[in-house]
Molecule: transfer RNA
Organism: Candidatus Peregrinibacteria bacterium GW2011_GWF2_43_17
């Protein structure tokens, strides 16, 4: 080079074009519990790579870009 495929909280991940304020597990916190911690319970922050475009209405659909993988010469 040429095909293709993937990109959501810190990680992991759900999301069939509208519901709702993007859910949910693990970490992170803050309160109850505990003599302390551990563990359990209530809560709190935190995300849709980027730029366009279709559509009343896009996290999703389409091109393009940045990024990372497959496979092939």
């Nucleotide at each position: 080079g040429g095909u293709c495929c993937c990109a959501u909280c810190g990680u992991c991940u759900a999301g069939u074009g509208g519901u709702c304020u993007a859910g949910g597990a693990c970490a992170c916190u803050g309160c109850c519990c505990u003599c302390u911690c551990a563990c359990g319970g209530c809560g709190g922050a935190a995300a849709c790579a980027c730029g366009g475009g279709u559509u009343c209405g896009a996290a999703a659909c389409c091109c393009g870009u940045u990024g990372g993988g497959a496979c092939u010469a």